Transfer RNA from Fibrobacteres bacterium R8-0-B4, 73 nucleotides, folded computationally.
It matches the Rfam family "tRNA". Rfam describes the family as follows. Transfer RNA (tRNA) molecules are approximately 80 nucleotides in length. The literature on the family includes a 1993 paper in Trends Biochem Sci by Hou, "The tertiary structure of tRNA and the development of the genetic code".
RNAcentral holds the sequence, with entries from ENA.
The prediction has a mean pLDDT of 82.

RNA sequence: GGGGUAGUAGCUCAGUUGGGAGAGCAUCAGGCUGGCAGUCUGAGGGUCAGGGGUUCGAACCCCCUCUACUCCA
Numbered sequence: 001g002g003g004g005u006a007g008u009a010g011c012u013c014a015g016u017u018g019g020g021a022g023a024g025c026a027u028c029a030g031g032c033u034g035g036c037a038g039u040c041u042g043a044g045g046g047u048c049a050g051g052g053g054u055u056c057g058a059a060c061c062c063c064c065u066c067u068a069c070u071c072c073a
Base pairs, nucleotide, nucleotide: 001072002071003070004069005068006067007066010025011024012023013022019056027043028042029041030040031039032038049065050064051063052062053061
């Protein structure tokens, strides 16, 4: 220098027709329990890596850039 994969909540990740942003764990509150632990219910928490474009509408399609891993030279 060129090719590929990945980047979504604090962490691990899902999200295939382009239209609802989600799960588990964690955190907080409450119920059960004499208390802890445990369990149940609820709540908070998001620049979908960044920018631009296409579209009525983009995490998703196109272009550029950044980061990590990997392959070739």